Model confidence (mean pLDDT): 88 of 100. Small-subunit ribosomal RNA, central domain from a metagenome, 350 nucleotides, folded computationally. The RNAcentral record of the full RNA draws on SILVA. It matches the Rfam family "Bacterial small subunit ribosomal RNA". Its family is annotated with ribosome and structural constituent of ribosome in the Gene Ontology.
Context: one part of a larger RNA
Formats: sequence, C1' cells, structure tokens
RNA sequence: CUGGGCGUAAAGGGUGCGUAGGUGGCUAAUUAAGUUGAAUGUGAAAGCCCUGGGCUUAACCUAGGAAUUGCAUUCAAUACUGGUUAGCUAGAGUUGAGUAGAGGGAGGUGGAAUUUCCGGUGUAGCGGUGAAAUGCGUAGAUAUCGGAAGGAACACCAGUGGCGAAGGCGGCCUCCUGGACUCAAACUGACACUGAGGCACGAAAGCGUGGGUAGCAAACAGGAUUAGAUACCCUGGUAGUCCACGCCUUAAACGAUGAGAACUGGAUGUUGGAGGGAUAAAACCCCUUAGUAUCGAAGCUAACGCGUUAAGUUCUCCGCCUGGGGAGUACGGCCGCAAGGUUAAAACUC
Repeated sequence: CUGGGCGUAAAGGGUGCGUAGGUGGCUAAUUAAGUUGAAUGUGAAAGCCCUGGGCUUAACCUAGGAAUUGCAUUCAAUACUGGUUAGCUAGAGUUGAGUAGAGGGAGGUGGAAUUUCCGGUGUAGCGGUGAAAUGCGUAGAUAUCGGAAGGAACACCAGUGGCGAAGGCGGCCUCCUGGACUCAAACUGACACUGAGGCACGAAAGCGUGGGUAGCAAACAGGAUUAGAUACCCUGGUAGUCCACGCCUUAAACGAUGAGAACUGGAUGUUGGAGGGAUAAAACCCCUUAGUAUCGAAGCUAACGCGUUAAGUUCUCCGCCUGGGGAGUACGGCCGCAAGGUUAAAACUC
C1' cells in the first nucleotide's frame, strides 16, 4: 500500500471541444505477448521452520530435509485479454423528407411609458413621509391638451411552457448561422466512451480607449430619525447601467447531484413529433418516441428524502475529500494594465 467516501456532514472541476493515456460491440481464423501448467538450471553459506544426533538439561553445536513465494530457458494449453487477418450490424455516424423553438450573430423597424424642451388652458400650490423637512413653484410649477427630442426596456401573450454545453436567451421583420427531435429506407462498418495537460466559451461587478446617457443609481451632498446614525426613510446626484473594440475569468457559476452505457413495478399532468381509431373537420381516445414536472413499488439513505430525469443495481473514464482554526492565507511560479485570479503550505493552537 491493498481503504472509505463526494445532494444537505470534508469532497463533482462553471461549461464544452479535444491531445496523450485508460476503457471498449458480435462472428470466425491465426498468433501465443499477457495468462495457466510441466520440466531443467539457478535462487551461496549461516539463520528461521521440521525431524534426528552430541554436551547430565538448556542455551549452544551438529546432520538431513523443507523453505527460498523469485528469475531464466525449453515444451505444452488456448477459455479470457492483447496482436494480425477476414467478415457482421444491435453502438456511432451519413443521406432523404418533415417538425418545434426567447439557440447564436447582423441590419432594420413599432407602440406604451418615464424624462426634458416648445406652445395652449389654468392658478397656488406641488412633492414627499410614520410625521416632517430639504427640494420644486407667482421669473407661473403640479394638473391637463397638442407638438418635438432622446435613451433604455419590451406590458398582455406567458405556462414547474420552449431553446441552449454552461453562463444564459423574450416586441416585430429580414438576412446569415449552430444544434435537437420524428419517420422511412439506403449507405459507412466499431469509425465508440472518457479525458491529465491544452484550447474555447463563461452572469454581475470591475478595468482600458472612444461614443452615448431617458430612467435607475454605489460614491457624494442635503433633510429627517437617533444618545449617536459614516445606516434604514426622504430630496438631489456622479461613476456605472447602454453601444463598439480589447481585457478581467470569478459567483449559493446550484439539481449545492461529473460524463457515458446497461438493467429494475407503476400512476398523473404537460411540450414537440410519428402511427392508429372516432369525426364532415376538429375537440377527443389508444399506442409509441424525445423532453419536462408531480406522486409513488422494490431498493437505497444517518435522517431528510431519492425513486426509469435514481441518491436503486452494475461497468468504464475523469475531478475531488481525509478533524477545527491558522488559510483558500504566506512564500515562490504562472496569468493580469490594475483590481486581483490560479496553484498552494508550515509553525503554532484546540
């Protein structure tokens, strides 16, 4: 060392693509590397172990055996794994015809609302709060009608509805573009799964350059509250929020549940498709498939709960955990303009 684990106790990488590596469907032949058996050689002696012998016994000494679980060579076996060859179609993929969708990118465009400006009507208040005040208003506000400008977000539809690997995606139209699902045959013939490094994507905030700025709003200012009030409440308000390009790379990036495959009773709802029945056509019913949700057999679980979308029963590969604090810190490396990120201890202490 051969261990036990990872929904909530420590522990699933934020997500994908993919290199090396690991693992890998069915049939036949061949090979004999792994594997198995036998033989030979070797595995020094002493020691250990067993059986005898010698000192009165023992320790001790001595003889023989066993052991030395190993290595090498030769011969043999061929189920499994591997190699080679030939084939197969159930995995995987391609073609065809369809379907649904806030999947992504670019350009255009629409209405409601807020704000500001201009004009009309109109007069003393408006606004705000628990109550007030700061604030706005006789230089005519608030309210109301008409017009204009500009930015941002898209009510209803809207739904444990849909799409996407995740982050995420919602007015409408056009263009470009990725994926999924269904059906039917045909084709390729294991082309597959996972994936250390690597590469790419990655909310919000933040950073750089240049624009933009209606509303909201860190900081900031003022008014309140209060013992105080660097807050909660109110009036304002700048970064920011928006756009383009370039960085940052982190989140309770969560289903706190890695990916793939197989197997294991059901019930109900819903979304997309295929088939069948009924119907004038639908609505409707049955069946099937891909999602999505609720409840639950067996089983699992410390319990909560999970339960064909498993946390059940198994296999393959990756990541991670190993008492609390110190600490996701120090130092060093790498990355970054910076903020910082990532990798990641120890002393000491309980």